[in-house]
Context: one part of a larger RNA
RNA sequence: CACCGCCCGUCACGCCAUGGGAGCCGGCAAUACCCGAAGUCCCCGAUUUUUCGGGGCCCAAGGUAGGGCCGGUGACUGGGGCGAAGUCGUAACAAGGUAGCCGUACGGGAACGUGCGGCUGGAUCACCUCCUU
Numbered sequence: 001c002a003c004c005g006c007c008c009g010u011c012a013c014g015c016c017a018u019g020g021g022a023g024c025c026g027g028c029a030a031u032a033c034c035c036g037a038a039g040u041c042c043c044c045g046a047u048u049u050u051u052c053g054g055g056g057c058c059c060a061a062g063g064u065a066g067g068g069c070c071g072g073u074g075a076c077u078g079g080g081g082c083g084a085a086g087u088c089g090u091a092a093c094a095a096g097g098u099a100g101c102c103g104u105a106c107g108g109g110a111a112c113g114u115g116c117g118g119c120u121g122g123a124u125c126a127c128c129u130c131c132u133u
Base pairs, nucleotide, nucleotide: 003096005093008089009088011086013083014082015081016080018078019077020076023073024072025071026070027069028068031065032064033063034062039058041056042055043054044053045052046051099120100119101118102117103116104115105114106113107112
């Protein structure tokens, strides 16, 4: 590059991350119960000592169960970001051609539309009040 301007949303295409998701896979720490090695310690017995046998406490690993946290993956599904440019319209910006916006309800391919209430951050015309000259 200044209205031959700016600009909104759906839709289509591509890429990226992400939410939901029947589940599936894995990791971590812990809980309850079962079992309980080696070993210290305790008790009993044997032994001249060394030591040996039995029992017990603590307890590693293991098992069972239901939960917790984290990660990966998952048909399908929801929106989001970015992208040269594409489709449909034109909602907003000048009274943007129905002033706009906010809240809410309903409706609609989409931007949106309509109802109700509110705001002026609305143009124009007239009037009123106030301020300055």